[in-house]
RNA sequence: CUUAUCAUGAGCGGCGGAGGAAACGGGUCCUGUGAAGCCGCGGCAACCCCGUCAGUCAGACGAACGGUGCCAAGUCCUGCGGUGCGCUGCGCCGGAAGAUGAG
Numbered sequence: 001c002u003u004a005u006c007a008u009g010a011g012c013g014g015c016g017g018a019g020g021a022a023a024c025g026g027g028u029c030c031u032g033u034g035a036a037g038c039c040g041c042g043g044c045a046a047c048c049c050c051g052u053c054a055g056u057c058a059g060a061c062g063a064a065c066g067g068u069g070c071c072a073a074g075u076c077c078u079g080c081g082g083u084g085c086g087c088u089g090c091g092c093c094g095g096a097a098g099a100u101g102a103g
Stems, first nucleotide, its partner, number of pairs: 001103006011041005019030003024079004042071003047067002050062004075097001080094006
């Protein structure tokens, strides 16, 4: 850089000691009944790898050793555009940005 997915799911202990939820703003939430981070063990899931069906549009199913990833809240909500409505708002769709996998 390209591409797929992002509404599900997943803890306990030790160290640590005040912050954290990607950036910035707004909002809201989590946190001394210990935040971030690090370590151990565990778990969740199913992107790659593997197997079967099927063959060339690709897809479906299975397993979960291995390679990642993840384990508060829809990517926590939102900020740009479109659109609907019961219209200072709420909903839906699409972007932008981000995260993860694969190349």
Background:
SAM riboswitch aptamer (S box leader) from a bovine gut metagenome, 103 nucleotides, folded computationally. Its Rfam family is "SAM riboswitch aptamer (S box leader)". Rfam's curators write: The SAM riboswitch is found upstream of a number of genes which code for proteins involved in methionine or cysteine biosynthesis in Gram-positive bacteria. Its mean pLDDT, the model's own confidence on a scale to 100, is 84. Of the family's consensus pairs, 97% are formed in the model.